Description
Glycine riboswitch aptamer from Salipaludibacillus agaradhaerens, 98 nucleotides, folded computationally.
RNA sequence: AUGAAAAUAAGGGGAGAGAACGUUCUGUUCGAACGUCGCCGAAGGAGCAAACCAACUUGUUGCGUGAAUCUCUCAGGCAAAAAGACUCUUAUUGGACG
Repeated sequence: AUGAAAAUAAGGGGAGAGAACGUUCUGUUCGAACGUCGCCGAAGGAGCAAACCAACUUGUUGCGUGAAUCUCUCAGGCAAAAAGACUCUUAUUGGACG
C1' cells in the first nucleotide's frame, strides 16, 4: 500500500398461502385467546443422496459422519402491520492476493 474470504452493525429490496367459521374478552372495524376445518414454506427445527469411516461374511451391516432453496410441516405463517431465507449498499474488523 492493492484490499479476497469471513464476521459485526445500520439502511434498502424480499415470495407463498382463508381479512375463513364458531365461542369468549373488547363491544364499530381491527386485535387477542381457545376450538374446528382448509392451505403456505423463505425465522427456527427435523430427515435424507453421493462420498467417507468402522466391522468382517469382500459385499453385507451400521438408531456412524454426511448438503440444500429438496422433503416434512413440530414450530411459524395465510388483508395491512410485524416477521422473513436470500440479496444489495455503506462502515468497522480482517489480511487472502499483488
Model confidence (mean pLDDT): 80 of 100. The organism belongs to Salipaludibacillus, within Bacteria.